[in-house]
c-di-GMP-I riboswitch aptamer from a Deltaproteobacteria bacterium, 81 nucleotides, folded computationally. It was read from a public genome assembly, where an Rfam model found it. NCBI's taxonomy places the organism under Bacteria, Pseudomonadati, Myxococcota, Myxococcia.
RNA sequence: UAGAGAAAAAGCCAAACCCAUCGUGAGGUGGGGACGGAAAGCCACGGGUCUGAAUCAAACACAGAUAGCCGGGUUGCCUUU
Numbered sequence: 001u002a003g004a005g006a007a008a009a010a011g012c013c014a015a016a017c018c019c020a021u022c023g024u025g026a027g028g029u030g031g032g033g034a035c036g037g038a039a040a041g042c043c044a045c046g047g048g049u050c051u052g053a054a055u056c057a058a059a060c061a062c063a064g065a066u067a068g069c070c071g072g073g074u075u076g077c078c079u080u081u
Stems, first nucleotide, its partner, number of pairs: 002081004012037002017032006035068001041074003045071003048066005
């Protein structure tokens, strides 16, 4: 450096739900909590899904959300080859 793995050891993160708070909303933040996770660290580049306004309605496009939807990029602990 590359591949594989979570068996061991040290650890790490935190679903649903509850409380507070921000947002029109999807959802975000903090605390509690633990379904799970070998990147459940970070990034909105591609796809998907969701929200908003517009619109008779639908679709397209626009703006946003989702990284714990998938792919991709990048960084990293331990063991082993």